[in-house]
Context: one part of a larger RNA
RNA sequence: GAUUGAACGCUGGCGGCAUGCUUAACACAUGCAAGUCGAACGAUGAAGCAGCUGCUUGCAGUUGUGGAUUAGUGGCGGACGGGUGAGUAACGCGUGGGAAUCUGCCUGGUAGUGGGGGAUAGCCCGGAGAAAUCCGGAGUAAUACCGCAUACCUUCUACGGAAGAAAGGCUUCGGCCGCUACCAGAUGAGCCCGCGUUAGAUUAGCUAGUUGGUGAGGUAAUGGCUCACCAAGGCAACGAUCUAUAGCUGGUCUGAGAGGAUGAUCAGCCACAUCGGGACUGAGACACGGCCCGGACUCCUACGGGAGGCAGCAGUGGGGAAUAUUGGACAAUGGAGGCAACUCUGAUCCAGCAAUGCCGCGUGUGUGAAGAAGGCCUGAGGGUUGUAAAGCACUUUCAGUUGGGAAGAUAAUGACGUUACCAACAGAAGAAGCACCGGCUAACUCCGUGCCAGCAGCCGCGGUAAUACGGAGGGUGCAAGCGUUAAUC
Numbered sequence: 001g002a003u004u005g006a007a008c009g010c011u012g013g014c015g016g017c018a019u020g021c022u023u024a025a026c027a028c029a030u031g032c033a034a035g036u037c038g039a040a041c042g043a044u045g046a047a048g049c050a051g052c053u054g055c056u057u058g059c060a061g062u063u064g065u066g067g068a069u070u071a072g073u074g075g076c077g078g079a080c081g082g083g084u085g086a087g088u089a090a091c092g093c094g095u096g097g098g099a100a101u102c103u104g105c106c107u108g109g110u111a112g113u114g115g116g117g118g119a120u121a122g123c124c125c126g127g128a129g130a131a132a133u134c135c136g137g138a139g140u141a142a143u144a145c146c147g148c149a150u151a152c153c154u155u156c157u158a159c160g161g162a163a164g165a166a167a168g169g170c171u172u173c174g175g176c177c178g179c180u181a182c183c184a185g186a187u188g189a190g191c192c193c194g195c196g197u198u199a200g201a202u203u204a205g206c207u208a209g210u211u212g213g214u215g216a217g218g219u220a221a222u223g224g225c226u227c228a229c230c231a232a233g234g235c236a237a238c239g240a241u242c243u244a245u246a247g248c249u250g251g252u253c254u255g256a257g258a259g260g261a262u263g264a265u266c267a268g269c270c271a272c273a274u275c276g277g278g279a280c281u282g283a284g285a286c287a288c289g290g291c292c293c294g295g296a297c298u299c300c301u302a303c304g305g306g307a308g309g310c311a312g313c314a315g316u317g318g319g320g321a322a323u324a325u326u327g328g329a330c331a332a333u334g335g336a337g338g339c340a341a342c343u344c345u346g347a348u349c350c351a352g353c354a355a356u357g358c359c360g361c362g363u364g365u366g367u368g369a370a371g372a373a374g375g376c377c378u379g380a381g382g383g384u385u386g387u388a389a390a391g392c393a394c395u396u397u398c399a400g401u402u403g404g405g406a407a408g409a410u411a412a413u414g415a416c417g418u419u420a421c422c423a424a425c426a427g428a429a430g431a432a433g434c435a436c437c438g439g440c441u442a443a444c445u446c447c448g449u450g451c452c453a454g455c456a457g458c459c460g461c462g463g464u465a466a467u468a469c470g471g472a473g474g475g476u477g478c479a480a481g482c483g484u485u486a487a488u489c
Base pairs, nucleotide, nucleotide: 001489002488003487004486006485007484008483009482010481013361014360015359016358017357018356019354020353021319026317027316028315030314031313032312035076036075037074040073041072043070048065049064050063051062052061053060054059055058083272084271085270092197093196094195095194096193097192098191101189102188106185107184108183109182110181111180112179113178114148116146117145124137125136126135127134128133153164154163155162156161168177169176170175198244199243200242205235206234207233210232211231212230213229214228215227216226217225247269248268249267250266251262252261253260254259274295275294276293277292278291297308298307299306300305325351327350328349329348333347334345335344336343337342364394365393366392367391374385375384376383377382398430400425401424402423403422404421408416433478434477435476436475437474438459439458440457444473445472446471447470448469454461455460
């Protein structure tokens, strides 16, 4: 000098764009953050409409139509999106290769969608329990479940053969949405390898499924991944093992570069979801707002037993030098479900708070010497503050008031929005501070103090004339900021 997710002190007008728990991966009250489909299914059948009856003439009853409404079965989605960086020195990441794999939804193609069956939830009845919830009985539907048939095809094969599917719904009757099997594609994912990836030798030896083989099991798939048997290997001074630290990268900061430091925001990958373990379902998880077990903690309890997990968005306590609203909207972009209408979406888009940063603008302009008054200095003449002020003449950016008013949106739909922007109006009106002035280093005098009080980045100032302390006048620098502290180059 440059820089920062900064903090602190003094000060503070406006706007745009960004950024905002770096500390306790500490504990969390409350609300919301993942639902959707009635065009899969049984059930329920509201409003309204039409008819009939009674009459109190606008009410009641009833029949039909109508389909609102949802707990349940079922499908798809809750593996995405969002958060955090604890762990991890590792094929985790980066880069370049590889073969032994899977892939819902999507795209293209081939061939099908025949005929049956038995249950079960909801509902009803009964019971247990404080609750969470659970049990028994009767009975019911499906795109839920299970046989049979068939097989373009797929799998197995001893090459003879054997085995393996399906689901319907809506319709304006044209069709549309589905379902089954298989072949390709696309996308996504799993696996292997070369190279690169912090410090310590005051860590020198480490290893028994350890290293390799055969066989088997297991997996979507290779493999000690697991197991049985056999062999005795494997790694290491080119640093194994151990210890400490750490998510990695694109990037960011600095620097002429080489390099050094760093990994907030944004993007890619990884890991984690109170701590530890486990599997289930599923195309995909060993699953943040799923399940089971154990630990700690919190809460409810009728003491028998139960409930919970903000490192989602807000918010609270705590820690800390320190970091925001318990806001609006699905209008846009995107996501889930749905034929659709649409529903959901703290993703997202916006608004609020903060000079936290960057950028821009303003706090007036011209004129004005009686060089006013006042302050300060003085050699007492004057000098300086200083064209500065006042005065005179103008202007109205920004802020303010009033009116108009887009784009973002497609025929419709705008949270933002008192929007941006435009016009008019009033009046210099509402808007300047901070640090420094001994040298480094731009900027000097007076008073007070008297090695005291104090200053200080280094050198050093202060003991009676202090340009170095404190105040004043003046000056210098930067400016809605200025200075200090911390950190990096």
Predicted 3D model of a 489-nucleotide part of an RNA (small-subunit ribosomal RNA, 5' domain) from a metagenome. The coordinates come from a structure-prediction model, not an experiment, and the mean pLDDT is 86. Its Rfam family is "Bacterial small subunit ribosomal RNA". Gene Ontology terms of the family: structural constituent of ribosome and ribosome. The full RNA is in RNAcentral, with records from SILVA.